[in-house]
Predicted 3D model of a 327-nucleotide part of an RNA (large-subunit ribosomal RNA, domain IV) from a Sphingobacteriales bacterium. Taxonomically the source falls in Sphingobacteriales (Bacteria, Pseudomonadati, Bacteroidota, Sphingobacteriia). The sequence was found in a public genome assembly.
Context: one part of a larger RNA
């Protein structure tokens, strides 16, 4: 000097990003126990008291009652919850990055949409076949949301999906016809040239799709601007105008979202960029990419308090084990 362990005056979180670590609490019986609540919980809430040994009575016993004794200390050693308040997120128990992340991520019961009538849809497989399922729409697949409570507004112009069929466009195929090559024939020659065969073009015909017409947002998604106006001022219930498919409803809001920002006000502190309650000027919340609440739950995250402490003021001592030094 290092590691592990034990103790420490006074103070008691002043330490630190942060009470990290440590300390404290701890068993059994009895008393007692708040807000809130889905009436189950919360709850071991919190907070208190008792606990040994001897004698007597009662009792089958466990034990109960009475009397007494000792210590600082009686669950005498060891083992054995710290607690409370408020908020965010996720309802919950569960699952996960085997070996840096356990969470607010995943899952979940519940909700919704959609596909599928059975040789089902979907999936694997050149196929046979198999799963689905020895199931049958109260079933099975896909997608989203995520207990529960209260709710879930407007937009179908774009994209997607579903339906429609009048018209436009449109493939292979079919095809009237046209042209060319070839050669019977004709012609003195130039050349013309039937049928057949071959090649090229081809009016017209020709489905789905697309265009088109509708529907559909718990489909992908979207949900405005400027100007004026009230008998102080300020503000604007009101009016005008432009644009849009429609201009954000309820609820929430400096938020896991707020740039300016340590916004402003209130609370807590002597002092608070965090925290809690409000305000609303929402840079850039918002309704199943769910909105707002919510008891219970959480090795979750954030702020505060009590208890407690070597975390600290500020360091000291002791034990064990290394290193190092000496022998």
């Nucleotide at each position: 000097c290092c590691g592990c362990g034990g103790c420490u005056a006074a103070g008691g979180a002043a330490u630190u990003c942060g009470g990290c670590a440590a300390a404290a609490u701890g068993g059994u019986u009895c008393c007692g126990u708040a807000a809130c609540u889905u009436c189950g919980g919360g709850a071991g809430a919190a907070g208190g008291a008792a606990c040994g040994c001897c004698c007597c009575a009662c009792g089958c016993a466990a034990g109960u009652g009475g009397g007494g004794c000792c210590g600082c200390a009686g669950u005498g050693a060891a083992u054995a919850g710290g607690c409370c308040c408020a908020g965010g997120c996720g309802a919950c128990u569960g699952u996960u990055u085997a070996a840096c992340a356990a969470a607010a991520a995943c899952a979940c019961a519940g909700g919704a949409c959609u596909c599928u009538g059975c040789u089902a849809a979907a999936u694997c497989g050149a196929a046979a076949g198999a799963u689905g399922a020895u199931g049958u729409a109260u079933a099975g697949g896909g997608u989203c949301u995520g207990a529960c409570a209260c709710c879930u507004g407007c937009c179908c112009g774009g994209u997607g999906c579903u339906g429609g069929a009048a018209g436009g466009u449109u493939a292979a195929g079919g095809a009237a016809g046209u042209g060319a090559g070839u050669c019977a024939g004709c012609g003195c020659a130039a050349g013309c040239g039937a049928a057949g065969c071959u090649c090229a073009c081809g009016a017209c015909u020709g489905a789905a799709g697309c265009c088109c017409c509708a529907g559909u947002a718990a489909a992908c998604g979207g949900c405005g601007g400027c100007c004026g106006u009230a008998a102080c001022u300020a503000u604007a219930a009101c009016g005008g105008u432009c644009c849009u498919a429609a201009g954000g409803u309820a609820g929430c809001g400096a938020a896991a979202u707020u740039c300016c920002u340590u916004g402003u006000c209130g609370g807590g502190u002597a002092a608070g960029u965090u925290c809690c309650g409000a305000c609303c000027u929402g840079c850039a919340c918002g309704a199943a990419u769910g909105g707002u609440g919510u008891a219970a739950c959480g090795a979750u995250c954030u702020g505060g308090g009590c208890a407690c402490u070597g975390u600290c003021u500020c360091a000291g001592c002791c034990g064990c084990g290394a290193g190092c030094c000496c022998g």